[in-house]
RNA sequence: CUGACAAAAGGCAAAACCACCGAAAGGUGGUGGCGCAAAGUCACCGGCCUAAAGGGACUGGAUCCCAAAGGCAGCGGGACUGCUCGAG
Numbered sequence: 001c002u003g004a005c006a007a008a009a010g011g012c013a014a015a016a017c018c019a020c021c022g023a024a025a026g027g028u029g030g031u032g033g034c035g036c037a038a039a040g041u042c043a044c045c046g047g048c049c050u051a052a053a054g055g056g057a058c059u060g061g062a063u064c065c066c067a068a069a070g071g072c073a074g075c076g077g078g079a080c081u082g083c084u085c086g087a088g
Base pairs, nucleotide, nucleotide: 001088002087003085004084005086011036012035016031017030018029019028020027021026034074040080041079042078044077045076046075047072048071049070050069054066055065056064057063058061
């Protein structure tokens, strides 16, 4: 440097439920444990979700479209960092 079939020490924590924050997506904490060898960090690229501001449509609404902006790192890529190890 590569790898994650095996081992050990440990780590993280999906859904659901509760509390709080948020317009929402979603986030934080608790219970929980589906999974994870980067499920550590960063929205740079693609993607997805939301859309309270603003704009537009007509069927005039608890509607639809666009969208500033926000979010997802447990969607993929990329960047940075890192534990263990019989191995290559």
c-di-GMP-I-GGC riboswitch aptamer from a Woeseiaceae bacterium, 88 nucleotides, folded computationally. It was read from a public genome assembly, where an Rfam model found it. Its mean pLDDT, the model's own confidence on a scale to 100, is 86.